[in-house]
RNA sequence: CCUCGAUAACGGCAAACCCGUCGCGAGGCGGGGGCGCAAAGCGCUGGGCUCUUGACUGUCCAAUAGGGGGGGACAGUUUAAGGCUGCCAGGCUACCGAA
Numbered sequence: 001c002c003u004c005g006a007u008a009a010c011g012g013c014a015a016a017c018c019c020g021u022c023g024c025g026a027g028g029c030g031g032g033g034g035c036g037c038a039a040a041g042c043g044c045u046g047g048g049c050u051c052u053u054g055a056c057u058g059u060c061c062a063a064u065a066g067g068g069g070g071g072g073a074c075a076g077u078u079u080a081a082g083g084c085u086g087c088c089a090g091g092c093u094a095c096c097g098a099a
Stems, first nucleotide, its partner, number of pairs: 004097002012037002017032006035086001041092002044090004048084003054078008
């Protein structure tokens, strides 16, 4: 130095859940908490999972003499430019040193 990873050392991160807050949502952030983690560091690449604002279409509702335009609810289709790296693989970086 490489591989590797100990009931070692110095330290680190923080699942569920709770509170606050932001978001349509997935989820994010802050505090508490601690199941776990040797890359549970990055998110750069690919896959996977997840959400549905918006757009389009249809039906219904309210309103109207009728039409046009607009509003609301529901359903369907489509889209990532959204979310998750503690789902997997690759990439990059890093503390310690028993066997």
c-di-GMP-I riboswitch aptamer from a Planctomycetales bacterium, 99 nucleotides, folded computationally.
It was read from a public genome assembly, where an Rfam model found it.
The source organism's lineage runs through Bacteria, Pseudomonadati, Planctomycetota, Planctomycetia and Planctomycetales.